[in-house]
Molecule: c-di-GMP-I riboswitch aptamer
Organism: Actinomycetes bacterium
RNA sequence: UCCCGAUAAAGGCAAAGCCUGAGUAAUCAGGCGGCGCAAAGUCACGGACCCCCAGUUAAGACGGGGGCAGCCGGACCACCGAA
Repeated sequence: UCCCGAUAAAGGCAAAGCCUGAGUAAUCAGGCGGCGCAAAGUCACGGACCCCCAGUUAAGACGGGGGCAGCCGGACCACCGAA
């Protein structure tokens, strides 16, 4: 330095649910909470998934816009150090 990841030490994040607010919605922000997480840190680049619009007799596909990083891949960066 790269891989790796202890019933190590220190520190960190925070699912569901509830409250308040924003949004047509998916969902997001703050508070409580704590299921879990060694990248559960950052980025929507690819795929998946979700919502809205358009379209359609209706639905799906295609198209446009949005969301999701705690679904997978990819990029970038990072604490600790037993085997």